[in-house]
Notes
Predicted 3D model of a 72-nucleotide RNA (transfer RNA) from an Armatimonadota bacterium. NCBI's taxonomy places the organism under Bacteria, Bacillati, Armatimonadota. Its Rfam family is "tRNA". RNAcentral holds the sequence, with entries from ENA. Model confidence (mean pLDDT): 83 of 100.
Parts: sequence; C1' cells; structure tokens
RNA sequence: UGCCGGAUAGUGCAGCGGUAGCAUAACUGAUUCUGGAUCAGUAGGUCCUAGGUUCGAAUCCUAGUCCGGCAG
Repeated sequence: UGCCGGAUAGUGCAGCGGUAGCAUAACUGAUUCUGGAUCAGUAGGUCCUAGGUUCGAAUCCUAGUCCGGCAG
C1' cells in the first nucleotide's frame, strides 16, 4: 500500500428492511442463622462515525476511524 473480516447493554455474542434480543454481570425480592448456590423480577443501547437509498436501515450503498487476518 492492496484485499478480506469485525465494531450491537459493563462483558461475551445473536439479530432475512418493519418498535433490538440471549447469556452473564448489576440491582430488588423469595429461600438461608449469614453468605454462596437456586428461583422470580427490574433497570441498563444515539447498534463505531458521517453522509446516501427507502414510507421505514443494526441490516443495503459510499467515505472515514479503530482492531484482526492475508499478500507485497
């Protein structure tokens, strides 16, 4: 420098263009002498950034940033 892949809740990951979910962590409660474990519930997201397409974009297009891989 070129090509390919990735960026989504604190963390790890899903998510066919139609109001963004699971696990775990956090918080509350039940249970327990207390803690842990278990069970029930609650809260938490400008979907990397900026444009574009569309009635509607995490999803499609363009450019950029960062990370990883391959080639030189």